[in-house]
């Protein structure tokens, strides 16, 4: 340098043919419950969905260029 492949809550992943309001488990929070804890239940917070342009009545989802990371390859030494 080529090519691929990933990015969505604090972690770890889902999202169907582009369609109404974006979820799941874990973690946190506060409350019951207990002599405290811990486990159990219930409420909750908590997202520019990597940016940025572009299509489209409508974009996580489609193109375009950037970043970031994984991965195979190439060249030099």
């Nucleotide at each position: 340098g080529c090519a691929g492949c990933u990015g969505u809550a604090g972690c770890u992943c889902a999202g169907u043919c582009g369609g109404u309001u974006a979820g799941a488990g874990c973690g946190c929070u506060u409350g019951a419950u207990u002599g405290u804890g811990g486990a159990u239940c219930a409420a909750g917070a908590g997202g520019u969905c990597g940016g940025u342009g572009g299509u489209u009545c409508a974009a996580u989802u489609c193109c375009u260029c950037c970043c970031a990371g994984c991965u195979g390859u190439a060249c030099c030494a």
Predicted 3D model of a 77-nucleotide RNA (transfer RNA) from Parvibaculaceae bacterium Mf 1.05b.01. It matches the Rfam family "tRNA". From the family's description: Transfer RNA (tRNA) molecules are approximately 80 nucleotides in length. By type it is a transfer RNA. Its mean pLDDT, the model's own confidence on a scale to 100, is 81. NCBI's taxonomy places the organism under Bacteria, Pseudomonadati, Alphaproteobacteria, Hyphomicrobiales, Parvibaculaceae.